[in-house]
A computed fold for a 348-nucleotide part of an RNA from an uncultured bacterium, annotated as small-subunit ribosomal RNA, central domain.
Its mean pLDDT, the model's own confidence on a scale to 100, is 88.
The full RNA is in RNAcentral, with records from ENA and Greengenes.

Context: one part of a larger RNA
RNA sequence: CUGGGCGUAAAGCGCGCGUAGGCGGAUUUGUAAGUUGGAUGUGAAAUCCCAGGGCUCAACCUUGGAACUGCAUUCAAAACUGCAAGUCUAGAGGACAGGAGAGGCAAGUGGAAUUCCGAGUGGAGAGGUGAAAUUCACAGAUAUUCGGAGGAACACCGGUGGCGAAGGCGACUUGCUGGACUGUUUCUGACGCUGAGGUGCGAAAGUGUGGGUAGCAAACAGGAUUAGAUACCCUGGUAGUCCACACCGUAAACGAUGAGUGCUAGUUGUUGGCAGGUAUACCUGUCGGUGACGCAGCUAACGCAUUAAGCACUCCGCCUGGGGAGUACGGUCGCAAGAUUAAAACUC
Numbered sequence: 001c002u003g004g005g006c007g008u009a010a011a012g013c014g015c016g017c018g019u020a021g022g023c024g025g026a027u028u029u030g031u032a033a034g035u036u037g038g039a040u041g042u043g044a045a046a047u048c049c050c051a052g053g054g055c056u057c058a059a060c061c062u063u064g065g066a067a068c069u070g071c072a073u074u075c076a077a078a079a080c081u082g083c084a085a086g087u088c089u090a091g092a093g094g095a096c097a098g099g100a101g102a103g104g105c106a107a108g109u110g111g112a113a114u115u116c117c118g119a120g121u122g123g124a125g126a127g128g129u130g131a132a133a134u135u136c137a138c139a140g141a142u143a144u145u146c147g148g149a150g151g152a153a154c155a156c157c158g159g160u161g162g163c164g165a166a167g168g169c170g171a172c173u174u175g176c177u178g179g180a181c182u183g184u185u186u187c188u189g190a191c192g193c194u195g196a197g198g199u200g201c202g203a204a205a206g207u208g209u210g211g212g213u214a215g216c217a218a219a220c221a222g223g224a225u226u227a228g229a230u231a232c233c234c235u236g237g238u239a240g241u242c243c244a245c246a247c248c249g250u251a252a253a254c255g256a257u258g259a260g261u262g263c264u265a266g267u268u269g270u271u272g273g274c275a276g277g278u279a280u281a282c283c284u285g286u287c288g289g290u291g292a293c294g295c296a297g298c299u300a301a302c303g304c305a306u307u308a309a310g311c312a313c314u315c316c317g318c319c320u321g322g323g324g325a326g327u328a329c330g331g332u333c334g335c336a337a338g339a340u341u342a343a344a345a346c347u348c
Stems, first nucleotide, its partner, number of pairs: 004319003007302002012316001014201004021194003025088007033081002035077008049065006091191001092188004096183003103177007110154001115149007125136002162169002206247006215241002220236004258315006266293012297304002321348003330341004
């Protein structure tokens, strides 16, 4: 390289947007670059192959043929691809009318609870544990009532419910704003799919500057446990968790399953619409999502099964024995932590 693969054996980039490139609906006409056929020229000799000949055979030498799968010129063909011109509406998109939603951003508001502070009542314990102790408490704790401060999170509703490309999103109100879905006709007329580089987003932790700090809590301190206990348990407690701005760019970033399109039995729940049956409940049909089961088929098995891991096509990414190693070196990025790209010797 070919071939084979990527749910769990090695292997789908964390996720979008998008450049180049690759691929691309129906129809008509033209063209003839690709494509196909014929002819001509060329494709040195030797080699290879086939049939003979010569050295006693063979290697070797030699004659003839074939071949040299190619290239050029020319004549033709027009199905397919390309190109050019025109048309179409099934893909894609726009308009109109709707309803659904924790989609995003900003501002404001609310109640429950924890903690703290002030005051009242009260008077000896409270905490905590397997049991204790550290700890708090007559300078009045715990408990209880009232008032206040402040920060963070939003019980019930809540649901294999919803929304989002993914990360993710959950009190209420307002403003701004993105996307999807459904319905009817209408409009544009292939405007599409994928996407190397590129670019943006990207949980938690972490970093910088400035705020904030109720609860929780790495580190740390103490008390226990223990042979020891740098732990598990307990009492405290700082970064952090929160906000603003700027970095980081990684996760079992998981459905361990790339995106798009078409086709291929059913049954049953749920969710957002629409239509019909005189219809708020019921039934039927239909489109979009999300679950459970299950046939064919697939699979090493487990299992998947119209939300495919089935049958096919297009494009991208990735894999190639274990360890060494996602490491070294170099490059790029970063304030750093580190990230990314990524070997080899050696060894089994």